[in-house]
RNA sequence: CACCGAUACUAGCAAACUGUCGGUAACGGCAGGACGCAGAAUUACCGGCCCUCAAAAAAGAGGGCAGCGGGGUCGCCGAA
Numbered sequence: 001c002a003c004c005g006a007u008a009c010u011a012g013c014a015a016a017c018u019g020u021c022g023g024u025a026a027c028g029g030c031a032g033g034a035c036g037c038a039g040a041a042u043u044a045c046c047g048g049c050c051c052u053c054a055a056a057a058a059a060g061a062g063g064g065c066a067g068c069g070g071g072g073u074c075g076c077c078g079a080a
Base pairs, nucleotide, nucleotide: 004078005077012037013036017032018031019030020029021028022027035067041073042072043071045070046069047068048065049064050063051062052061053060
């Protein structure tokens, strides 16, 4: 350094749910709250899922999810 990842260290994040605000919705911001996470940091590039519009169907348009997988970018610690 790489692989790898602990009943270790340091520093973080925050599911469900509740309140409130925004959005037709998926869902998002903030506050509370912790199921979990070494990337649960970031990015819609690929796949996937979800919502709306439209549609006989197939196709289509716009949007959401990074805590579904892969890729890109940046990155903490060091036992076996």